[in-house]
RNA sequence: AUAGCUCAGUCAGCAGAGCAUGAGGUUCGUAAGCUCAGGGUUGUGGGUUCGAGUCCCACU
Repeated sequence: AUAGCUCAGUCAGCAGAGCAUGAGGUUCGUAAGCUCAGGGUUGUGGGUUCGAGUCCCACU
């Protein structure tokens, strides 16, 4: 080492933000801005635990 990209995640207890993408509003039109939505085998394999993104081991 977590979403397409950059990264959060407190004492282990419902997986998030920004950007990007899609849709809508707006505009004569484009862009910007605004609203909404989609998107996750948390690198792989084990262990501990009622419960692991979080703790331990190995590998890449």

Notes
Transfer RNA from Podarcis lilfordi, 60 nucleotides, folded computationally. Rfam family: tRNA. Rfam classes the family as a transfer RNA. Gene Ontology term of the family: triplet codon-amino acid adaptor activity. The RNAcentral record of the sequence draws on Rfam.